Transfer RNA from a Bacillota bacterium, 72 nucleotides, folded computationally. Taxonomically the source falls in Bacillota (Bacteria, Bacillati). It was read from a public genome assembly. Its Rfam family is "tRNA". Rfam describes the family as follows. Transfer RNA (tRNA) molecules are approximately 80 nucleotides in length.
């Protein structure tokens, strides 16, 4: 300075342009003599930011920032 790649719940990750889920953890509940363990509930999101397409965008497009590599 070029090219690719990644951004989504606390973390790890899914989601053919049509309602944004899942395992873990946290929380609250059962179970026990008490913890784990294991069972059950509910909660928790401005899909990195700005545009643009489109009835409709996490997805398609552009610019931006970050993550990682690649080349010089």
């Nucleotide at each position: 300075u070029g090219g690719a790649u990644u951004a989504u719940a606390g973390c790890u990750c899914a989601a053919u342009g049509g309602u944004a889920g899942a395992g873990c953890a946290a929380u609250c509940g059962g179970c026990u003599g008490u913890u784990a363990a294991c069972c059950g509930a509910g909660a928790g999101g401005u899909u990195g930011u700005g545009g643009g397409u489109u009835c409709g965008a996490g997805u398609c497009c552009c610019a931006c920032u970050u993550u990682u590599c690649c080349a010089g």